[in-house]
RNA sequence: AGACGUUCUCAGGGCGGGGUGCAAUUCCCCACCGGCGGUAUCGGGAGAAAUUCCGGAGCCCGCGAGCGCUUCCGGUCCACAGCCGGAAGGUCAGCAGAUCCGGUGAGAGGCCGGAGCCGACGGUAUAGUCCGGAUGGAAGAGAGCAACG
Numbered sequence: 001a002g003a004c005g006u007u008c009u010c011a012g013g014g015c016g017g018g019g020u021g022c023a024a025u026u027c028c029c030c031a032c033c034g035g036c037g038g039u040a041u042c043g044g045g046a047g048a049a050a051u052u053c054c055g056g057a058g059c060c061c062g063c064g065a066g067c068g069c070u071u072c073c074g075g076u077c078c079a080c081a082g083c084c085g086g087a088a089g090g091u092c093a094g095c096a097g098a099u100c101c102g103g104u105g106a107g108a109g110g111c112c113g114g115a116g117c118c119g120a121c122g123g124u125a126u127a128g129u130c131c132g133g134a135u136g137g138a139a140g141a142g143a144g145c146a147a148c149g
Base pairs, nucleotide, nucleotide: 005145006144007143008142009141010140016030017029018028019027031129032128033119034118035063036062037061038060042055043054044053045052046051058117059116066095067094069089070088071087072086073085074084075083076082099115100114101113102112103111121132122131123130
C1' cells in the first nucleotide's frame, strides 16, 4: 500500500420470606439479577528494563433486542378511516433507562468505602424476576476455508 469475502458454531440473569386481599412471584416490607463492544489511577502473569499479555463499569461513550415510526402486503368494510395480522427499513431517534457523596491520587465516570437509582411490549390484581411473541431475532464472540502480505 492492497485486500477485508465466505461457511459454521455460540451468544441473558433474577421472587426466597413475610403482610393485605375473593384474587397479587404484579401492591407493601425485606430479597434477588445485570447482554455486547470501547475506555482503564484496579487485579494477575511474563520481562533486567523499555514494554507486553489476560481479566476488569447495569447507571462514562456507543451498540443490540422490544415498542414507536415510515413503507408495503393481506383481512375486515360498498368504500374511506379505524382495527387485526404479516413483511421490510434501521434513516429518524420518539419511548431511551439509571450516580452521587466521602477517600486515595497529578488526574476518578471506572479503584476503595458508603448511600442511591434504572430496567421494552402483550397477558394477568398494577410484573426487571411469571406466562407469551421466542425452537425467533441480534450487538457481537470463536473456529474453518478463501484471498493478500